[in-house]
C1' cells in the first nucleotide's frame, strides 16, 4: 500500500416577516436549504447510492389440524396448513440546469438567469414533528491475507 473480517466514533441544512382565516412555521407575497461515493478542475440538477413505498424471497416467533412419546402436562419431538409487524437479502419505484467567460481540461469554477425537493402527522410542509439513537458513507484501530 491493497483486500476481507471485527469494533469505535462521527454521520442533512433551512421558516423569518408581511397577507387571509376560527385555524396555517403548511395557503398566498416575499424569504431560506442542499446528505454521501465518484468525476481530467471543487456538483443539491452529470453518473450513482441512501430514507418512504411495491413486489418476490429468506425468517426467530405465533396460531391451528394431525401422528407419536413418555415423567402423562399449560409437556417434548416430528409433520402439514395459515399469519409474518421486527430483521436480512435481491427486484421494482425513485425530483431538478442551461446560456455566458476563464482553461490544456468544469452541465463542478466565476457571472447570469432557472429549477428541485419521498413518506405519515396537521388548514395543503425541502424548512414544523415522527419512523431516525436509522441509513448511504466515513475516522481510527485489531485482526488475518496478498
Nucleotide at each position: 500500500u491493497u483486500c476481507g473480517u471485527g469494533c469505535u466514533c462521527c454521520g442533512g441544512g433551512g421558516g423569518u416577516c408581511g397577507g387571509u382565516g376560527a385555524a396555517a412555521u403548511u395557503c398566498c407575497g416575499a424569504a431560506c436549504c442542499g446528505g454521501c461515493g465518484g468525476u481530467g478542475a471543487u456538483a443539491g440538477u452529470c453518473c450513482g447510492c441512501g430514507a418512504c413505498c411495491c413486489g418476490c424471497g429468506a425468517g426467530a416467533g405465533c396460531c391451528g389440524a394431525g401422528c407419536g412419546g413418555c415423567c402423562c402436562g399449560c409437556c417434548c419431538g416430528c409433520c402439514c396448513g395459515g399469519c409474518a409487524g421486527a430483521u436480512c437479502g435481491c427486484g421494482g419505484c425513485c425530483g431538478a440546469a442551461c446560456c455566458g467567460g476563464u482553461g490544456a481540461g468544469a452541465u463542478u469554477c466565476c457571472g447570469g438567469u432557472a429549477c428541485c425537493g419521498a413518506c405519515a402527522g396537521u388548514a395543503c410542509a425541502g424548512u414544523c414533528u415522527g419512523g431516525a439513537u436509522g441509513a448511504a458513507g466515513g475516522u481510527g484501530c485489531a485482526c488475518g491475507a496478498g
Molecule: FMN riboswitch aptamer (RFN element)